[in-house]
Context: one part of a larger RNA
Molecule: large-subunit ribosomal RNA, domain II
Organism: Ulva compressa
């Protein structure tokens, strides 16, 4: 200040306006360089090379010097799944043929695959609408209902064939097969689904993803190199030995012999050319040379060397023989074909994102480097509301771990107490089946210590099974079963019961088709071989394999925790002196380590055994009735104890080891002597005045403790720690945890009702994101063809770009420049379609 009660306040919800805030679309304007983007140099922290075989590579495994171009899952035929489109009990463009501008459309006729019947070795024979449970839907019609019931699934039964068994009829006596039946077998019947064509993805046969042998066949060509033979020619300084033969001399009777010549043989000598090729392991070794050069060797009148002709030829030839040569090839020559030969063997095998993801085991193979087969995993579907790697409960089997062994089996160590017709001894005895003793054996009652193939008990873990509607109750019925029995069982059939019959947690079941794999390995724990292994085989789980991140200095498996892009925050193992993020934190104890204190799972070593280093802790003596130490006195007598001995007197030995005096002294702890002696010690006592010994056991340290480039708690370095132990706050900091924001992938809910398209869309919410082999889904990019719409001398393509944008990405888009003449975009077809590696090809550098 309003307002008299249909009014006024004030509070809730609704609608409409309006204003601030946030987000989504569309959009202006403004910043011209910056917290944006691209580059390049620079420094710091991290950070080992790619492929590729493999349990495991950065490897001191193996390809790889750059660079451009080529460079490997293709065609077809057959099958199998699956998806689409035509037609359907039929389906297909094989020939033939009409019409037609026709190699196209359209028509007609025909015949052949497929499919429209199976079984059966074969002759042969030959299938019908069925119950019962589940069923989607649809009906009455709204209730805890009721009726009908497709596909399909599950079970019983019919039929059809085969085999098994019967065998009534009729019959030519060989046959024909009614009716009724079998826990047998079939890729059947049970109101048809196929056929063709297209395309993914598999197999198999093809050259079969690509290169790539050793090898096999076939038919030539070569002996101009070389081997050997034949035929025909060339060659071979100068020397030395000096065979037969011959002469001539002396000898002798003679046969001959012997002396000096003369002679000029020789697979003979030195040694050239000539041919050979030891050794310097010379000299060259991208060479003069795909076997040379030099010096040195070896041989140099023959089994010599060598020109020309001529023969021998590939499983063959020749061979003085070395598998040597057989045209720079030879344990089987080249040279074309078969032939792109096979290869379970090696290596390569090419754009992108997104989702799922293995095995290395079974079981079979002339199978162990390989396969098939199951698993395991992907796809692709299709039926539906009951499942588990859990727990409870309840119940079932079990003989592993413990345990026993005065319980059976087996094995086993001590004693003790017995027995005689036993065994071995021994004494008595003339002897005995006596007697006594004694060692075994055996009996008993104990004791000790075992057992994968011993067990009485007897676990944990783990395993099987049940916790309902397919069930439960009651009436009725069926039978070829079973019973003494319509009595039971075992099926049917109708009605009645819903708290749905433990806990937790989740969607489940099911069919089709297919890749990889089939070489492991590592770690607590069990476990077997071995002395033992970074050995070899096993089981349970988890792991690397196939996988990153923090952490263990360093690292396939150890700790932590697994990972979509990003922000903030807070752990996790392990860490806070310095590298190096974080207390040179706090408290309490212990360690002193000079061959070499010590320092964080796995880990990268140390024992047995010692220590009066130090620190606890235990135990059991001793002590103010003065202990331990320390320093001082005593330390005797019998008695030089027996005995033995040379001797031996406490003290060589040896057995024994007592008395007496005392405070106390051993028939003696050392030293010492030939013996004695003398000292010491035990024992006692004084001075002093409070703890002391001893054993044993623990912690830290210490010895034990030696090896080869110099060297490692990761380094430095550290000492009331920056070691050791306990404790206590604080902080550091992973891709883990929170919490937000975005992408993608799986789920859920809603939206067109009010008539233009539209869902292949669009709102909200929730979970998920590792990933080898390998599976699937959706892109990018590239030659050529069709349709469509463009671009281009006002400059196509290509090319460069240190200029801008877009998309996770493969890759697009724009500007500028520079070239000149052809090019994109969408939609389908189509493929010689995408390179970094094959000791790849070629071509450059």
């Nucleotide at each position: 200040g309003u307002c008299u009660a249909u009014g006024c306040c004030g509070c809730g919800c609704g609608c409409c306006g309006g204003u601030c805030u946030c987000u989504g679309g569309c959009u202006g304007g403004c910043u011209u360089a910056a917290g944006g983007c691209c580059g390049u140099c620079a420094a710091u922290g991290g950070g080992c090379c790619c492929g590729u075989c493999u349990u495991g590579a950065a490897a001191c495994a193996c390809g790889g010097a750059c660079c451009a171009a080529g460079g490997a899952g293709u065609c077809u035929a057959a099958c199998a799944u699956g998806u689409a489109c035509g037609c359907g009990a039929g389906u297909u463009g094989g020939c033939g043929g009409g019409u037609g501008g026709a190699a196209a459309a359209c028509c007609c006729g025909u015949g052949a695959g497929c499919g429209c019947a199976a079984g059966g070795a074969a002759a042969c024979u030959g299938a019908c609408u069925g119950g019962u449970g589940g069923g989607a839907g649809g009906g009455c019609c709204u209730g805890u209902g009721c009726c009908u019931g497709c596909a399909c699934c599950a079970u019983c039964g019919a039929c059809c064939g085969a085999c098994c068994a019967u065998g009534a009829u009729c019959u030519u006596c060989u046959g024909u097969g009614a009716a009724a039946g079998g826990u047998u077998c079939g890729a059947g019947u049970a109101c048809g689904a196929g056929c063709g064509u297209a395309c993914c993805u598999g197999u198999u046969g093809g050259g079969a993803c690509c290169c790539g042998a050793a090898a096999g066949a076939u038919g030539g060509u070569g002996a101009a190199c070389u081997a050997u033979g034949c035929c025909u020619g060339a060659g071979c300084a100068g020397g030395g030995c000096g065979a037969a033969g011959c002469c001539a001399g002396a000898g002798g009777a003679a046969a001959c012999u012997c002396u000096g010549g003369u002679g000029g043989a020789g697979g003979c000598u030195c040694g050239u050319a000539g041919a050979u090729g030891u050794g310097c392991u010379g000299a060259c070794g991208u060479g003069c040379a795909a076997a040379u050069c030099g010096c040195u060797u070896u041989u140099c009148g023959g089994a010599c060397u060598u020109g020309g002709g001529u023969a021998u030829a590939g499983g063959g030839g020749c061979g003085a023989a070395a598998g040597a040569c057989u045209a720079a090839u030879c344990g089987a020559a080249c040279c074309a074909u078969c032939u792109a030969g096979u290869a379970g063997c090696u290596g390569g095998u090419u754009c992108c994102c997104u989702c799922c993801g293995a095995a290395g085991u079974u079981u079979c193979c002339c199978c162990c480097a390989g396969g098939a087969u199951a698993g395991c995993u992907g796809g692709a579907g299709c039926u539906c509301a009951u499942c588990a790697g859990u727990u409870u409960u309840a119940u079932c089997a079990g003989g592993u771990a413990a345990a026993g062994c005065g319980a059976a089996u087996g094995a086993u160590u001590a004693g003790a107490g017995g027995u005689a017709c036993c065994g071995g001894g021994a004494a008595a005895g003339c002897a005995a089946u006596u007697u006594u003793c004694u060692c075994g054996a055996c009996c008993u009652a104990u004791u000790c210590u075992c057992a994968a193939a011993c067990u009485u008990u007897a676990a944990a873990u783990a395993g099987g099974u049940a916790a309902g509607a397919a069930g439960u109750c009651a009436c009725g019925g069926u039978u070829g079963c079973u019973u003494a029995a319509c009595g039971g069982a075992a099926c049917c059939g109708c009605g009645g019961c819903a708290a749905u019959g433990a806990a937790u947690g989740g969607g489940a079941g099911c069919u089709c088709c297919a890749a990889g794999u089939g070489g492991g390995c590592c770690a607590u724990u069990u476990u077997u071989g071995g002395u033992a292994a970074g050995c070899a085989g096993a089981a349970c789980u988890g792991g690397c394999g196939a996988u990153g991140c923090g952490g263990g200095a360093u690292a396939a498996a150890c700790c932590g925790a697994a990972a979509g892009c990003g922000g903030a925050c807070u752990u996790a193992a392990g860490g806070c002196g310095c590298c190096c993020a974080a207390c040179u934190a706090c408290g309490c104890a212990c360690u002193a380590a000079c061959c070499u204190a010590g320092a964080u799972c796995c880990c990268a070593c140390a024992a047995a055994g010692g220590g009066u280093g130090u620190u606890g802790a235990u135990u059991c003596a001793u002590a103010u009735a003065a202990a331990c130490a320390g320093c001082a006195g005593g330390a005797c007598g019998g008695u030089g104890g027996u005995c033995a001995u040379g001797g031996a007197a406490g003290u060589c030995g040896a057995a024994a080891u007592c008395c007496g005096c005392u405070a106390a002294g051993g028939a003696g702890u050392g030293u010492g002597u030939a013996a004695c002696a003398a000292c010491u010690c035990a024992c006692c006592u004084g001075c002093c005045g409070a703890a002391u010994g001893g054993a044993u056991u623990a912690g830290c340290c210490c010895c034990g403790a030696a090896a080869a480039u110099g060297g490692a708690u990761g380094g430095c370095g550290c000492u009331a720690a920056a070691g050791u132990g306990c404790g206590u706050g604080g902080c550091c900091u992973a891709u883990a945890g929170u919490c937000c924001g975005c992408c993608a992938u799986g789920g859920a809910a809603g939206c067109a009702a009010g008539u233009g398209c539209g869902a292949c869309g669009u709102u909200u919410c929730c979970a998920u994101g590792a990933g080898u082999a390998g599976g699937a889904g959706g892109g990018c990019g590239u030659g050529g063809g069709g349709g469509u719409c463009g671009u281009g001398g006002c400059g196509c393509a290509g090319c460069u770009u240190u200029g801008g944008g877009c998309g996770u990405g493969a890759g697009c888009c724009c500007g500028a420049g520079u070239g000149a003449a052809a090019c994109g975009g969408c939609c389908c077809c189509u493929a010689g379609u995408g390179c970094a590696g094959a000791u790849c090809u070629u071509g450059g550098u």